[in-house]
Molecule: Bacterial RNase P class A
Organism: Cellulomonas sp. B6
RNA sequence: UGAGUCAGCCAGGCGGCCGCGUCGGGACCCUCGGGUCCCGCCGAGGAACGUCCGGGCUCCGCAGGGCAGGGUGGUGGGUAACGCCCACCCGGGGUGACCCGCGGGACAGUGCCACAGAGAACAGACCGCCACGUCGGCCUCGGUCGGCGGGGUAAGGGUGAAACGGUGGUGCAAGAGACCACCAGCGCACCGGGUGACCGGUGCGGCUCGGCAAACCCCACCCGGAGCAAGGCCAGACAGGGAGCGUUCGAGGGUUGCCCGCCCGAGCUCCCGGGUAGGCCGCUGGAGGCGUGCGGCAACGUACGUCGUAGAUGGAUGGUCGCCACCCCCGCCCGGGCAACCGGACGGGGGGACAGAACCCGGCGUACCGGCUGACUCAUCCG
Numbered sequence: 001u002g003a004g005u006c007a008g009c010c011a012g013g014c015g016g017c018c019g020c021g022u023c024g025g026g027a028c029c030c031u032c033g034g035g036u037c038c039c040g041c042c043g044a045g046g047a048a049c050g051u052c053c054g055g056g057c058u059c060c061g062c063a064g065g066g067c068a069g070g071g072u073g074g075u076g077g078g079u080a081a082c083g084c085c086c087a088c089c090c091g092g093g094g095u096g097a098c099c100c101g102c103g104g105g106a107c108a109g110u111g112c113c114a115c116a117g118a119g120a121a122c123a124g125a126c127c128g129c130c131a132c133g134u135c136g137g138c139c140u141c142g143g144u145c146g147g148c149g150g151g152g153u154a155a156g157g158g159u160g161a162a163a164c165g166g167u168g169g170u171g172c173a174a175g176a177g178a179c180c181a182c183c184a185g186c187g188c189a190c191c192g193g194g195u196g197a198c199c200g201g202u203g204c205g206g207c208u209c210g211g212c213a214a215a216c217c218c219c220a221c222c223c224g225g226a227g228c229a230a231g232g233c234c235a236g237a238c239a240g241g242g243a244g245c246g247u248u249c250g251a252g253g254g255u256u257g258c259c260c261g262c263c264c265g266a267g268c269u270c271c272c273g274g275g276u277a278g279g280c281c282g283c284u285g286g287a288g289g290c291g292u293g294c295g296g297c298a299a300c301g302u303a304c305g306u307c308g309u310a311g312a313u314g315g316a317u318g319g320u321c322g323c324c325a326c327c328c329c330c331g332c333c334c335g336g337g338c339a340a341c342c343g344g345a346c347g348g349g350g351g352g353a354c355a356g357a358a359c360c361c362g363g364c365g366u367a368c369c370g371g372c373u374g375a376c377u378c379a380u381c382c383g
Stems, first nucleotide, its partner, number of pairs: 001379010012324007020043002023040007045354001049365002052363005057227004064260004069223005074088005089103001090101004104218002109216002111212003126157002128153003132149008165183006184208001186205008231281004240272006252264004288307008326351006333344004
């Protein structure tokens, strides 16, 4: 200098004018509930988003047993909890920094494996190879060549994502883990290291067992339901009528979808008609942010200090102008360089995304004009 990897941060600034919302203060009006105006403070995000996971909080008569259902899935930690995070193991990719993995079980069982191919799972003779029988040709009469028949053979060819270990040898009519050596893989036993996943080594064995569980299934662990329209308080309005069932022989309701069990229990259901659809609390200080020290490889924990102002309810947080900063394009000029190109000044034009609180947190995922910082890797050159 070029090409990359990982981590973190910012999301324009200042001012003028107009405007909106909560809160505080003041003035005026008023049907005493409020309305209008003025002043002041404050007023979206890194994702406020999707609502995919986990929790807090609230209510359900604290949620027992069984079935069903849902979720998670290497190991060890972190956490309020998680499907999140950290570290490690194993497998895969990259020269490397580093990245990716829905990573339990396929000798418990069932099922599936497209197309091609003869055959796709206790496999399979299409070509080939081999001996035998038979028929025919040739000839130096023992062979050779060809056809047919029923056999042997998984070494070779061919198909495929995948063809039932690989290489070499022995063996054989030809062959084959049929046998042998080494290698790979699996299983068992032992030794060493590690908390563990696992790693390293030695010996033995049958000589070899395909893949898919994001198919059913099996194993281990976890899960009570509903959600701020939760839930509570206040104010206000109305008009009842009819039918059916039931009051301990118990309707109906709650408890998880079902069953059992438990609990409440005098009202419940349907039809016609009538009324209301306002206000307040919950509502933001919480597993909170920042800094320093300590413990830990880290996630994180802990102690001390410090900061603290969105709470709308048809839903406020905006618009416009000026200057500056940033980015892009065009023109022109200057400097460096052989050049490609790099840096800078001036003038003109353009651009600023994604998106928006609604009970609150922790994550994940997705969207995003652009910019900045740090660490590391590879290549080339110079010292």